[in-house]
Small-subunit ribosomal RNA, 5' domain from an uncultured bacterium, 550 nucleotides, folded computationally. RNAcentral holds the full RNA, with entries from ENA, Greengenes and SILVA. The coordinates come from a structure-prediction model, not an experiment, and the mean pLDDT is 83. Rfam family: Bacterial small subunit ribosomal RNA. Gene Ontology terms of the family: ribosome and structural constituent of ribosome.

Context: one part of a larger RNA
RNA sequence: GGAUGAACGCUAGCGGCGCGCUUAACACAUGCAAGUCGUGCGAUCGGACCGGACCAACGUCCUUCGGGACGGCGGACCGGUUACGGAGCGGCGGACGGGUGAGUAACGCGUAGCUAACCUCCCGUCGGGCGGAGGAUAACACCGGGAAACUGGUGCUAACACUCCAUGAUAUCGGGGAACUUCAGGUUCCCUGAUCAAAGAUCCAUUUGGAACACCCGACGAUGGGGCUGCGUCCUAUUAGCUAGACGGUGAGGUAAAGGCUCACCGUGGCCAAGAUAGGUAGGGGGCCUGAGAGGGCGAUCCCCCUCACUGGGACUGAGACACGGCCCAGACUCCUACGGGAGGCUGCAGUGGGGAAUCUUGCGCAAUGGUCGAAAGGCUGACGCAGCGACGCCGCGUGGAGGACGAAGGCCUUCGGGUUGUAAACUCCUUUUCUGGGGGACGAAUAAGGCCAGCAGGCAAUGGUUGGCCGAUGACGGUACCCCAGGAACAAGCGCCGGCUAACUUCGUGCCAGCAGCCGCGGUAAGACGAAGGGCGCAAGCGUUAUCC
Numbered sequence: 001g002g003a004u005g006a007a008c009g010c011u012a013g014c015g016g017c018g019c020g021c022u023u024a025a026c027a028c029a030u031g032c033a034a035g036u037c038g039u040g041c042g043a044u045c046g047g048a049c050c051g052g053a054c055c056a057a058c059g060u061c062c063u064u065c066g067g068g069a070c071g072g073c074g075g076a077c078c079g080g081u082u083a084c085g086g087a088g089c090g091g092c093g094g095a096c097g098g099g100u101g102a103g104u105a106a107c108g109c110g111u112a113g114c115u116a117a118c119c120u121c122c123c124g125u126c127g128g129g130c131g132g133a134g135g136a137u138a139a140c141a142c143c144g145g146g147a148a149a150c151u152g153g154u155g156c157u158a159a160c161a162c163u164c165c166a167u168g169a170u171a172u173c174g175g176g177g178a179a180c181u182u183c184a185g186g187u188u189c190c191c192u193g194a195u196c197a198a199a200g201a202u203c204c205a206u207u208u209g210g211a212a213c214a215c216c217c218g219a220c221g222a223u224g225g226g227g228c229u230g231c232g233u234c235c236u237a238u239u240a241g242c243u244a245g246a247c248g249g250u251g252a253g254g255u256a257a258a259g260g261c262u263c264a265c266c267g268u269g270g271c272c273a274a275g276a277u278a279g280g281u282a283g284g285g286g287g288c289c290u291g292a293g294a295g296g297g298c299g300a301u302c303c304c305c306c307u308c309a310c311u312g313g314g315a316c317u318g319a320g321a322c323a324c325g326g327c328c329c330a331g332a333c334u335c336c337u338a339c340g341g342g343a344g345g346c347u348g349c350a351g352u353g354g355g356g357a358a359u360c361u362u363g364c365g366c367a368a369u370g371g372u373c374g375a376a377a378g379g380c381u382g383a384c385g386c387a388g389c390g391a392c393g394c395c396g397c398g399u400g401g402a403g404g405a406c407g408a409a410g411g412c413c414u415u416c417g418g419g420u421u422g423u424a425a426a427c428u429c430c431u432u433u434u435c436u437g438g439g440g441g442a443c444g445a446a447u448a449a450g451g452c453c454a455g456c457a458g459g460c461a462a463u464g465g466u467u468g469g470c471c472g473a474u475g476a477c478g479g480u481a482c483c484c485c486a487g488g489a490a491c492a493a494g495c496g497c498c499g500g501c502u503a504a505c506u507u508c509g510u511g512c513c514a515g516c517a518g519c520c521g522c523g524g525u526a527a528g529a530c531g532a533a534g535g536g537c538g539c540a541a542g543c544g545u546u547a548u549c550c
Stems, first nucleotide, its partner, number of pairs: 001550004006546005013397006019390002021355001026353003030350003035092003040089002044086003047082006054075002058071005099308001101306001108233008118225002123221007131165004140155006171195010200213001202211003234280003241271003246268008283305004287298004310331005333344004361387001363386003369383001370381004400430004410421004435487006444477001450471007494539005499520003505534005515522002
């Protein structure tokens, strides 16, 4: 000199864009953060709508004044429709998105490869298929247990839930044969045996059927992942030896998959001064800071990978988890309890206590982008988009401009002549960025559903599909940005320093005191070094100090 996720002191007008618990991976009140599908299913309550009979405020007409006829707000009832709300079965999603850095010195990460040792829901392309049968079970009803959480029994019922049969190869496994090969379990072909499938609802036609979607099997692709290897990856030798599934083999088990991954048996190996083992520290990278570079330091925000989810362990489901807002067990803690037993996990967004020098709102919205579910409408989304707070940072703007004296007053200094503050002020003219008031007022919105037009493929046709064009809702921010009009220089400057390094000097006070100080050093009676004032220098909505890095 540069830099910072900074803090502290003094000060402070505005805007844009960023950033904001570095400490206790400490404990958490409250709300929200993952749901969705009725075009998979059955039922029921409530709601809404339709129809019916009854009562009936009120109105009109008739009346023998008793009442009757018609319409009819509203009300309990019956029947039906509807998936609007709640519960259940079923499907997909909850493995993403969001947070954290505790652990980890490791194939964790980075880089280059290998997988002839592997998996991949959804998506795309292609080839086939979708026949038949059955038994249950939630919901519900009834009866019980329990303070509750919750739970037992009996009975009824549905499905794209579940089971069985059929069909079935290019799949999988076995047997036989052949060719190729990058030769470990690879690719291709032929013969043969065995095994495994499926589901519908909606719409249109109604006459078998058709449409798009869904469903089953297979191949390929795409995407995402698993595994293996070379090299690189902090400090300590005041850590020198370490190791018994340890190193290898045979066989088996296990896995999607190679492998001591696990096990039985056999052998006695394996690592190490090119640093094993042990201890300390630490998430890694893209990058960031500095530097001419080489290098050094760092790993906030953003992106990629890894890791964890109260602590420890475990599996279940599933294409995928050993699963933050799932389950089970143990432990600590907190809460409820009828003492028998239960409930919970903010390292999601806000927020609270605590710790700390120190780090924000219990905000608005799904309008956009994206995600999930759905045919869609749409639902959900503290992801995200915005707003709020904080000079924490960077950038931009303003606090006025021009003129104005041989130079006011005041202050300070003085050799008492004057000098300086100083064109500074006053004063004159001008401007209105900002500010205040008023008026107008966005971009971000693309299209979706649907409609119209034209074309295309396929169908007897209809619905539907597909391509292009034109229409066609929706804005949190926000009455914000921006624009226009009016007014008036109007509301807006501080901080540090002035002995040398280092840019800027005098007076007074003090008297080795009070104090300063980054280093050298100042202060003991004329201190340019302390304190104040005038003046000056530097930066400026900031300026200094402290800490850390180069």